[in-house]
The RNA shown here (SAM riboswitch aptamer (S box leader)) has 112 nucleotides. Its mean pLDDT, the model's own confidence on a scale to 100, is 80. Its Rfam family is "SAM riboswitch aptamer (S box leader)". Rfam links the family to the GO term regulation of gene expression. The sequence was found by an Rfam model in a public genome assembly.
RNA sequence: CGCUUAUCCAGAGAGGUGGAGGGAGCAGGCCCUGUGAAACCCGGCAACCGUCCAAGCCGCGCGCUUGGACAAGGUGCUAAUUCCCCCGGCGUUUUUUGCCGGAAGAUGAGGA
Repeated sequence: CGCUUAUCCAGAGAGGUGGAGGGAGCAGGCCCUGUGAAACCCGGCAACCGUCCAAGCCGCGCGCUUGGACAAGGUGCUAAUUCCCCCGGCGUUUUUUGCCGGAAGAUGAGGA
C1' cells in the first nucleotide's frame, strides 16, 4: 500500500494545557467553534481482540454458533446516522420524502 471478514440510527466530562480552527477527501450544503477549534494529558464509553460460564451443532477439537458475565491488558471511540451528499432499484409525489442494495470511508480481527 493491497486482500478477506465483522460492525457503523446506541454510548461517553460545563476537567487541565493550548491557542484558531474543525466536521476523511474534490465541489456543494448544513453545522460546531473566544460561552473557546485542532493537538496533547487526564477522565469516560464500548466490548473488536481478551478471560470465564451456559446451551446447541458437528468432520469431536475446548472446534464452530448463540446467549450471558467481567474489564487488568492491546486497539478504538468520546457534536450532529459514517452530519448530508454519489450510483442503481422500489414506493410516494412531480416540490418532496421513505425503504433496499452498492460505491466511498472509519474501526477491529485475520492474511500476504